[in-house]
RNA sequence: UUCUUAUCCAGAGAGGUAGAGGGACUGACCCUGCGAAGCCUCGGCAACCAGUACGCAUGUACCCGGUGCCAAUUUCAGAGAAUCAAUUUUGAUUCGAAGAUGAGAA
Numbered sequence: 001u002u003c004u005u006a007u008c009c010a011g012a013g014a015g016g017u018a019g020a021g022g023g024a025c026u027g028a029c030c031c032u033g034c035g036a037a038g039c040c041u042c043g044g045c046a047a048c049c050a051g052u053a054c055g056c057a058u059g060u061a062c063c064c065g066g067u068g069c070c071a072a073u074u075u076c077a078g079a080g081a082a083u084c085a086a087u088u089u090u091g092a093u094u095c096g097a098a099g100a101u102g103a104g105a106a
Stems, first nucleotide, its partner, number of pairs: 001106008013042005021031003025078004043070003048066002051062004074098001080095006
């Protein structure tokens, strides 16, 4: 990098450094010199993998390990399809697309 699969309306930030961007992309809308990104330290959330305990088992609990995450639902909408409502193109829901993360594979 590609493929498969699960999840994504819950949860959780302070300090230092740095100095203008950031929220994937496009549009919108936000955050930001009352200090963005990045980096460092400490803290936290969660429970995907591992581990431990219990259990016949589906699982449940815990959190010292491997990841992940800690503004806003993945911030909202976004190819396309179906259904419903309204009615002359609009709304809602579902699937899906795109993306993110885990696990496995090539």